The RNA shown here (c-di-GMP-I riboswitch aptamer) has 84 nucleotides and comes from Alishewanella agri BL06. The prediction has a mean pLDDT of 77. The sequence is in RNAcentral, with records from Rfam and Ribocentre. It matches the Rfam family "c-di-GMP-I riboswitch aptamer". From the family's description: GEMM was predicted in a large-scale screen for bacterial structured RNA regulatory elements.
RNA sequence: GCCAUCGAAAGGCACGACAUCUGAAAGGAUGGUCACGCAAAGCUGCGGAUCUAACGGGAAACCUAUGAUAGCCGGGCUGCCAUA
Numbered sequence: 001g002c003c004a005u006c007g008a009a010a011g012g013c014a015c016g017a018c019a020u021c022u023g024a025a026a027g028g029a030u031g032g033u034c035a036c037g038c039a040a041a042g043c044u045g046c047g048g049a050u051c052u053a054a055c056g057g058g059a060a061a062c063c064u065a066u067g068a069u070a071g072c073c074g075g076g077c078u079g080c081c082a083u084a
Base pairs, nucleotide, nucleotide: 005084007083012038013037017033018031019030020029021028022027036071042077043076044075046074047073048072049069050068051067056063057062
């Protein structure tokens, strides 16, 4: 110096509740309080999966992603501190 792993410390992120804004919805943004959890809970819709269904289709039921989810799984890219 590098790799793997376990434990601890510092620092980081934030499920959900509430308020405001945004969106047709799913969802998203921000805020202070809080803290379900996370070693990639950093980035990426590439594959699968899931949610929504405005537009469009349909007599209706319903179908439909071009809208979403990276804290659902896999893939890709990148990466902090410290000790044994």